This is a predicted structure of a 72-nucleotide RNA (transfer RNA) from an uncultured Bacilli bacterium.
It was read from a public genome assembly.
Its Rfam family is "tRNA". The family's RNA type in Rfam is transfer RNA.
């Protein structure tokens, strides 16, 4: 330098253009226990970034940043 693949919550993922972006897990509260573990209820927390099409974008398109892997 080229080219292909991911990028969503603190971590680990799910999401066929349309409902409040959904679960584990982790973190805070409450409950239960004589105490702690473990249970169980609840609560905040996310679509790398810019822009574009669209009535409507996490999805579709262009640029772009980062990491990956390949080719030179």
């Nucleotide at each position: 330098g080229c080219a292909g693949c991911u990028g969503u919550a603190g971590u680990u993922u799910a999401g066929u253009g349309g409902c409040u972006c959904g679960a584990a897990u982790a973190u805070g509260g409450c409950c239960u226990u004589g105490c702690c573990a473990a249970g169980g209820c609840u609560a905040g927390g996310a679509c790398g970034c810019g822009g574009g099409u669209u009535c409507g974008a996490u999805u579709c398109c262009c640029g772009u940043c980062a990491g990956c892997u390949g080719c030179u």